Notes:
Predicted 3D model of an 80-nucleotide RNA (c-di-GMP-I riboswitch aptamer) from a Planctomycetaceae bacterium. Model confidence (mean pLDDT): 88 of 100. The source organism's lineage runs through Bacteria, Pseudomonadati, Planctomycetia, Planctomycetales and Planctomycetaceae.
């Protein structure tokens, strides 16, 4: 390097819930607080699953979810 992921090491991230804001709504953000994460960094690009409008209930259109599953791009350490 490139694959792995260890009773190593620096460190990171931050579910639930609780308050503050925004949003029709799913959620989203700021604080608080830890369930786990070796990518729990990014990417909505493929299915999921969730919201909303339409609908001829076949489905579509918007839109959310990356801590739902693959995928892509990147990256810290260095036992086996």
């Nucleotide at each position: 390097c490139c694959a792995c992921g260890a009773u190593a090491a620096u460190g990171g991230c931050a579910a639930a819930c609780c308050g503050g804001u925004c949003g029709c709504g799913a959620g989203a953000u700021c604080g608080g607080g830890a369930c786990g994460c070796a990518a729990a960094g990014u990417c909505a690009u493929g299915g999921g699953u969730c919201u909303u409008c339409c609908a001829c209930c076949c489905g579509g259109g918007a839109g959310a979810u990356c801590g739902c599953c693959a995928g892509g791009c990147u990256a810290c350490c260095g036992a086996a």